[in-house]
RNA sequence: GCGGGUGAAGCUCAUGUGGUCGAGCAGCAGCCUUCCAAGCUGACGGUAGCGAGUUCGAAUCUCGUCGCCCGCU
Numbered sequence: 001g002c003g004g005g006u007g008a009a010g011c012u013c014a015u016g017u018g019g020u021c022g023a024g025c026a027g028c029a030g031c032c033u034u035c036c037a038a039g040c041u042g043a044c045g046g047u048a049g050c051g052a053g054u055u056c057g058a059a060u061c062u063c064g065u066c067g068c069c070c071g072c073u
Base pairs, nucleotide, nucleotide: 001072002071003070004069005068006067007066010025011024012023013022019056028042029041030040031039049065050064051063052062053061
């Protein structure tokens, strides 16, 4: 330098080839318990790496760019 993959909640990951983004764990509150842990319940938490384009509408399609991983030269 070239090609490919990947990026979403604090963490690990879902999201049937476009239609208001979810789960588990962690953290928080409550219940339970003499206390702790475990268990149960609830709320909180992300406009999806960044920017632009297409579209009535983008996590999803297109382009650019950044980080990480793999391969080639």